Predicted 3D model of an 86-nucleotide RNA (c-di-GMP-I riboswitch aptamer) from a Clostridia bacterium. It was read from a public genome assembly, where an Rfam model found it. Its mean pLDDT, the model's own confidence on a scale to 100, is 86. Rfam family: c-di-GMP-I riboswitch aptamer. From the family's description: GEMM was predicted in a large-scale screen for bacterial structured RNA regulatory elements.
C1' cells in the first nucleotide's frame, strides 16, 4: 500500500398476548404490549410455496371434496438501503 474480518454511534421495526374494530374465514387495521430482526424496508403480475372457501360446483341421509378472484413476505426469494478500523 493492498485485502479481508467488528465493534461502536445515531436509531428503526414489533412476535405471542390483551382491548377496540373490520372480514364468511384467513387474516388485516389502531393502542397497548416486546419474542426478536443487520434489512422483520419495498414487491403477492418475477418466481416457489403456505393459509382461508362466503359464492360457485361435486355429494347428497350428510359427513365431506373441490376450487382464489381472498390472504400471508418476521417461509423461501427478488429489488433497494443505514454505519463500518478513528
Nucleotide at each position: 500500500g493492498g485485502c479481508g474480518a467488528a465493534a461502536a454511534a445515531g436509531g428503526g421495526c414489533a412476535a405471542a398476548c390483551c382491548u377496540g374494530g373490520u372480514g364468511a374465514a384467513a387474516g388485516c387495521c389502531a393502542g397497548g404490549g416486546a419474542c426478536g430482526c443487520a434489512a422483520a424496508a419495498c414487491u403477492a403480475c418475477a418466481g416457489g410455496g403456505u393459509c382461508u372457501a362466503c359464492a360457485g360446483c361435486c355429494a347428497a341421509a350428510a359427513a365431506g371434496g373441490c376450487c382464489a378472484g381472498g390472504a400471508c413476505a418476521g417461509c423461501c426469494a427478488g429489488u433497494u438501503g443505514c454505519c463500518g478500523c478513528g